[in-house]
Order: sequence, then C1' cells, then structure tokens
RNA sequence: CGAGGCGGCCGGAUGGCCGCGCACCGGCACCGCCCGUGCGGGACCGGUUCGAGGAAAGUCCGAGCUCCUCAGCGCAGGGUAGCGGGUAACGCCCGUCCGCCGUGAGGCGAGGACCAGUGCCACAGUGACGAUGCCGGAGGCCGGCGCGAGCCGGCGACCGGAGUGAAACGCGGCAAACUCUACCUGGAGCAAGGCCAAAUAGGAGGGUGCAACCCCGGUUCGCCGGGGGGAGGGGCGCGCUGCCCAACCCUCGGGUCGGCCGCUGGAGCCGGCGGGUGACCGCCGGACGAGAUGGAUGGCCAUCCCCUCGGAUCGCGAGGUCCGAGGGACAGAACUCGGCUUAGAGGUCGCCUCGCUGG
Repeated sequence: CGAGGCGGCCGGAUGGCCGCGCACCGGCACCGCCCGUGCGGGACCGGUUCGAGGAAAGUCCGAGCUCCUCAGCGCAGGGUAGCGGGUAACGCCCGUCCGCCGUGAGGCGAGGACCAGUGCCACAGUGACGAUGCCGGAGGCCGGCGCGAGCCGGCGACCGGAGUGAAACGCGGCAAACUCUACCUGGAGCAAGGCCAAAUAGGAGGGUGCAACCCCGGUUCGCCGGGGGGAGGGGCGCGCUGCCCAACCCUCGGGUCGGCCGCUGGAGCCGGCGGGUGACCGCCGGACGAGAUGGAUGGCCAUCCCCUCGGAUCGCGAGGUCCGAGGGACAGAACUCGGCUUAGAGGUCGCCUCGCUGG
C1' cells in the first nucleotide's frame, strides 16, 4: 500500500421565528357546594422545565404485573437437547470439546439415544437387513452309467472370489422418521384489570291524590284554615268488593355515555473501585430522562458539518484549494423489562489476519 476478519461508539450542530403535548406557576370569563370570609372545578391568555430509537419495528422467544378455571393431581399436547457456567428467566449470552468451511484472522453447527419396538434406504444389483443369483475349492448324501478305477446330474451346508452400489450382512445407516430418555410447560392479555358514575330505556321494592267549583273565617292580597262537592284508564255481559295491569311518585341495584387509577422510579441508567479467561457479579457515589388516548415530540430560514457528481486550479502521484448542483438514511413510543431477528444514508475508533514492497 492492497485485500479482509472481529468488536465498540455516533447517527447532523448552533441560532432565530411560528406551532404541539404533559406538569407547575400566575391572570381571568364562568360553574358547583357552602350560604361569611371559604372550598373545588374550569374554557382561554401568559411564563418556566421536560418532550422518541438504536432499532421505539417484526411481535419470534423469556419474564414481571393482572384477570379467568379452581378441591387437588395426572394424562394428552407443546418445547429444549455435547459438556460446564451466567441470568429473575429464556430457544439468549459466555467458555470449552468435536465436526465442517476458510491460506489465515475467524465463521457455522437442527452435535442425547437406532443392544426397546416400528418404519425408510432412490438408481443399479441375487439381495438394502427379508437374504444367497454367478464363479471356484475340499469333503458329504442321493440318483444314473460302467467289470472296475471313475464319470455325469442333483441336493443342502462351509470357505474364498467376482459384479452392482453412497452403503453388501457388520449387532450397517437414518431420530430435520414415528419413538424412547432427561428437563421445562395451565389459558388470556393493559382494549389485562379496578374505582366513581348521568339522561333515556329496562329490573326490584314500596306508595297514591280526593281535582274543578261553591260557602265561612283570617290575610302582609301571594295565599292559609275549615266545611260542602264529587270526575276518574284496562282486565266478566252488568254492578259492588277485593286483586292484577297501566299511569304517577319515592327508594334501591346493574349496565351504557363520561371520568379516574393501572402509568412509569426501574431484575433500570451513569461514574469509580474490586472479583472473574468471559458472559456477569459485588460495593460506593450520583442524576431523574416522554406518558399521549384520534393519539404531542413538528415546520420554515440562516450559518456550519458530512457524502456524491461536474468544472477550474496546484501537485510526478496519492491528493489539496475554490465554485456550482444534488443528497443526509431506516424508521417513530402507547403497561414495563431481558433477548433474538429484520431495516439502515453515512461517519469514527480499537484489536487482529493474509499478500506485496522499503529500511
């Protein structure tokens, strides 16, 4: 100098103007209660602090928290898988063995068990776990021929060989086949769940005028007291009594609209020291850093920064300077954590490997 490997960090900066959300403070209409100063709520205006991420995403694992079933337990089902460790827990992370890939730094691994049972093993081949088709060898048995030595044929078993194939009889291979072993495992999810609580309708319980009008008395001229009077829904053809329904009034309880809590201070963050190869753990100190509910966290301008392209110029060259144009991603909280995965314009730092070259 070139080509790589692993890990960490940042992810535009400053200022001005306008705008949004929570909280607090002040002002000010107004409303409710009390009825006396007082208490509570509150549209609007002004001020102050704070206001997205490394992935807030996918919702794939593991938890906290809440409710459901419920007297408890088991089976089934689901998941994990070398060995050891970390952790609240995990399918995550760390260390290490083995296997594979890479020259290497390193990377990847679905790495328990096929002497329990079942199943599968393409093509070729007799045969893929049921076995014996072909060739050769020694010996045996049977049958036939021969006077005989012997020859021919057949049978089953043994030994060796050839051939096919990834694998050929060997307690074969496969569990990303059923299965077995060990361990873990209820379900639903903050729209969980809890509290307060209208109008109308519906539910339960209880109750029901004595009107209009007239007379007398009082009167603060608003009415008050006493007497008379007597209307009145539906349920038998009619009447009375009782009951029921309807109507009206009162009380209670449930739900809806609406409001509040859960709701952010936490297995959390930052710094230092110590332990451990490491994941991680312990101690001490410090800071408080969004809580919306049709859902705020934004827009514009100026200067600067970074990247790309084009032009000019300097330089042997890498490149530097100036001008102009374009671009600055992926994405956005919604109960909260620990992980994994995926997306991502760019910038930056550390350690390491290989090749070439110079001293």